[in-house]
Context: one part of a larger RNA
RNA sequence: ACCAAGCGAGGGAACUCGGCAAUUUAGCCCUGUACCUUCGGUAUAAGGGGUGCCUGCAGUUUUGGCUUCGGCUGGAACCGCAGGUCGCAGUGGCAAGGGGGUCCCGACUGUUUAAUAAAAACACAGGAAGCCGCAAGCCCGAAAGGGUGUGAACGGCUUCUGAAUCCUGGCCAGUACAGGUUCCUCAAACCCGGGUUCAACCGGGCUAAGGGCCUGCAAACGCCGGGAGUAACUCUGACUCUCUCAAGGUAGCCAAAUGCCUUGUCGGGUAAGUUCCGACGUGCAUGAAUGGAGCAACGAGGACCCCGCUGUCCCCGCUUGGUACCCG
Numbered sequence: 001a002c003c004a005a006g007c008g009a010g011g012g013a014a015c016u017c018g019g020c021a022a023u024u025u026a027g028c029c030c031u032g033u034a035c036c037u038u039c040g041g042u043a044u045a046a047g048g049g050g051u052g053c054c055u056g057c058a059g060u061u062u063u064g065g066c067u068u069c070g071g072c073u074g075g076a077a078c079c080g081c082a083g084g085u086c087g088c089a090g091u092g093g094c095a096a097g098g099g100g101g102u103c104c105c106g107a108c109u110g111u112u113u114a115a116u117a118a119a120a121a122c123a124c125a126g127g128a129a130g131c132c133g134c135a136a137g138c139c140c141g142a143a144a145g146g147g148u149g150u151g152a153a154c155g156g157c158u159u160c161u162g163a164a165u166c167c168u169g170g171c172c173a174g175u176a177c178a179g180g181u182u183c184c185u186c187a188a189a190c191c192c193g194g195g196u197u198c199a200a201c202c203g204g205g206c207u208a209a210g211g212g213c214c215u216g217c218a219a220a221c222g223c224c225g226g227g228a229g230u231a232a233c234u235c236u237g238a239c240u241c242u243c244u245c246a247a248g249g250u251a252g253c254c255a256a257a258u259g260c261c262u263u264g265u266c267g268g269g270u271a272a273g274u275u276c277c278g279a280c281g282u283g284c285a286u287g288a289a290u291g292g293a294g295c296a297a298c299g300a301g302g303a304c305c306c307c308g309c310u311g312u313c314c315c316c317g318c319u320u321g322g323u324a325c326c327c328g
């Protein structure tokens, strides 16, 4: 000096990206327990008190001995009361939750990158759409054949969403898919004509799918505007005009895990807060199963605050064991 431990005056997170690490708390009994809530929970919420040993007694359960069957006399376990007693300390060792509040995300228990990621990712119950009547649909295979399937629509397969609650707006112009189609277009073959002593070749006709055309379909892929004027202070603009689109973003929600400008502005918390919470909203570029909002419970998830606690720190010191190193 390092490693592993122990203790520490006063302060108590001032450390730090961040209380990381280490303390604190802890079992059992009694008491007491809020907001919220899907009425189950939250909850060991929080908070408070007790806990050893000795003696005596009551109760419950159980098990012996004796018995004149009335009782008498013992043992064990549990539970309780009273008196006493010792220590700084009685779950005296081991073992053994720190707690609370607000918000984001994901409903939950689960699953995952064997060896840097356990999560907000995956899954999930629930919701929705599409294909399929079985010699089906989908998947594997060149085929034979096989799986789903010992199955049969309350079933199987594919895709999206992701508990429950309240909801899920407008647009079919583009793309995809499905259906229809008197008509138009449409290749080769075929027919006819030209051409070639045969061909090649050229023109016309007929025509399938497809396309044109007409519909449907967005819990299909997706998309969801701009410019002016206007109220008797001012500001704003319910209102009006205009351009334009397939339709011009509805309900909601927001400087958000989404807001560039931005440390937006206001309020709260602090003496002081780029983080946090509550609001505001011309939102660079929010928004409804690419789900929207909101949520009790849950989470080795993320952000902030408070109480307790502490060598994280002010500011380091000492002790124990080990290693390195020096001398012999």
Stems, first nucleotide, its partner, number of pairs: 001323008010314002014312001019309001027051005036041001038163001052085006059078008086090001098307007105299002110122002126161007137148004165293003169224003174221002177216004183212003190205005225243005252286001253283001264280005
Source information:
A computed fold for a 328-nucleotide part of an RNA from a marine sediment metagenome, annotated as large-subunit ribosomal RNA, domain IV. The full RNA is in RNAcentral, with records from SILVA. The prediction has a mean pLDDT of 86. Its Rfam family is "Bacterial large subunit ribosomal RNA". Gene Ontology terms of the family: ribosome and structural constituent of ribosome.